[in-house]
RNA sequence: AAGCUGAUUGAGCAAACCCGCCGAAAGGCGGGGACGCAAAGCCACCGGUCUAAAGCGAGGAGCCAUGACAGCGGGGUUGCCAGC
Numbered sequence: 001a002a003g004c005u006g007a008u009u010g011a012g013c014a015a016a017c018c019c020g021c022c023g024a025a026a027g028g029c030g031g032g033g034a035c036g037c038a039a040a041g042c043c044a045c046c047g048g049u050c051u052a053a054a055g056c057g058a059g060g061a062g063c064c065a066u067g068a069c070a071g072c073g074g075g076g077u078u079g080c081c082a083g084c
Stems, first nucleotide, its partner, number of pairs: 003084004012037002017032006035071001041077003045074003048069003055063002
């Protein structure tokens, strides 16, 4: 250096909830806060899930992603420490 593993060490991230802002919403950003996480670092390629403004529909029921979720799973990629 590479591979495998995740007990330990030092670090790291940050669920729910609250406040402010953006958004039609899902959700995102910032601050607080910790449920948890060996990649809970990054990527929307695949599956899945959520929302439905506009559009369609009869001004109905509803349908619909070009929107979102990486802390749903797969995959890609990068990485700390320790042991073997």

The prediction has a mean pLDDT of 86. Predicted 3D model of an 84-nucleotide RNA (c-di-GMP-I riboswitch aptamer) from a Gammaproteobacteria bacterium.